[in-house]
RNA sequence: GGGCUCGUGGUCUAGCCGGUAUGACGUCGCCUUGACAUGGCGGAGGUCAGGAGUUCGAAUCUCCUCGAGCCCA
Numbered sequence: 001g002g003g004c005u006c007g008u009g010g011u012c013u014a015g016c017c018g019g020u021a022u023g024a025c026g027u028c029g030c031c032u033u034g035a036c037a038u039g040g041c042g043g044a045g046g047u048c049a050g051g052a053g054u055u056c057g058a059a060u061c062u063c064c065u066c067g068a069g070c071c072c073a
Base pairs, nucleotide, nucleotide: 001072002071003070004069005068006067007066010025011024012023019056027043028042029041030040031039049065050064051063052062053061
C1' cells in the first nucleotide's frame, strides 16, 4: 500500500428483509429475612464509532474518516 470482517447502555449481546433498539450480567429502589445470600416486582442507564448522502423514514443502504482484528504484498 491492497483486500475482508467488525464497532449497539458500565460489560457481553439480538437486530443485516429500512418503520421510533432485544435480552443477560451489573447498578438503584421496594418486598421477602433477626441479618445476609437466594428469589420476586419495578426503575434508571444507548448522539447504535464520527460526518455526509439516498429516503416520508436509516443501527440497517451508499461514500468518506477514525479505531480493532485477520489475510496478501
A computed fold for a 73-nucleotide RNA from a Methanoregulaceae archaeon, annotated as transfer RNA. The organism belongs to Methanoregulaceae, within Archaea. Its Rfam family is "tRNA". The RNAcentral record of the sequence draws on ENA. Model confidence (mean pLDDT): 81 of 100.